[in-house]
The RNA shown here (transfer RNA) has 72 nucleotides and comes from a soil metagenome. Its mean pLDDT, the model's own confidence on a scale to 100, is 82. It matches the Rfam family "tRNA". Its family is annotated with triplet codon-amino acid adaptor activity in the Gene Ontology. The RNAcentral record of the sequence draws on MGnify.
RNA sequence: GCCCCCAUUGUGUAGCGGUUAGCACGUGGCCCUUUCAAGGCUAAAACUGGAGUUCGAAUCUCCAUGGGGGCA
Numbered sequence: 001g002c003c004c005c006c007a008u009u010g011u012g013u014a015g016c017g018g019u020u021a022g023c024a025c026g027u028g029g030c031c032c033u034u035u036c037a038a039g040g041c042u043a044a045a046a047c048u049g050g051a052g053u054u055c056g057a058a059u060c061u062c063c064a065u066g067g068g069g070g071c072a
Stems, first nucleotide, its partner, number of pairs: 001071007010025004018055001027043005048064005
């Protein structure tokens, strides 16, 4: 330099163009307990940035950024 793949709550991940963006762990509150742990209930928290297509984009397209891999 060229090509390919990836980017979603704190972490790991799911998500056929119309979902309240889900699940597990973690975190906060409450319950239970003499207390802790375990358990139950509940809450907060995410679509890398920009542009385009579309009635409608996390999802499709383009550019950029970051990460990984291959070739030279």